[in-house]
SAM riboswitch aptamer (S box leader) from Leptolinea sp. UBA4782, 102 nucleotides, folded computationally. Of the family's consensus pairs, 94% are formed in the model. The sequence was found by an Rfam model in a public genome assembly.
RNA sequence: AGCUCAUCUAGAGAGGUAGAGGGACCGGCCCUGUGAAACCUCGGCAACCGCAAAAAAAUGCAGGUGCCAAUUCCGGCAGGAGUUUUUCCUGGAAGAUGAGGG
Numbered sequence: 001a002g003c004u005c006a007u008c009u010a011g012a013g014a015g016g017u018a019g020a021g022g023g024a025c026c027g028g029c030c031c032u033g034u035g036a037a038a039c040c041u042c043g044g045c046a047a048c049c050g051c052a053a054a055a056a057a058a059u060g061c062a063g064g065u066g067c068c069a070a071u072u073c074c075g076g077c078a079g080g081a082g083u084u085u086u087u088c089c090u091g092g093a094a095g096a097u098g099a100g101g102g
Base pairs, nucleotide, nucleotide: 003100004099005098006097007096008095013042014041015040016039017038021031022030023029025076026075027074028073043068044067045066048064049063050061051060052059072094077091078090079089080088081087
């Protein structure tokens, strides 16, 4: 790399450096010189693993991760509802994160 399982409509940003991109991909639509990415400092959210003697549940803590615009920003494939068009619902795919296995 790829595999398995769980979750993904909740929540949570200031300052400094830097200087044009960013939101995975494609299409759309957005964010961005009233300062993008990245890095640093401090802060916060959450509770997957962990810990609270042992097993289950609940609860708490926050050590290892993760995260802090927009539902994973919306769609992409299939089915259904509706239908002039717009649209809506369900599942999937893809992706992200964690835990495991290898």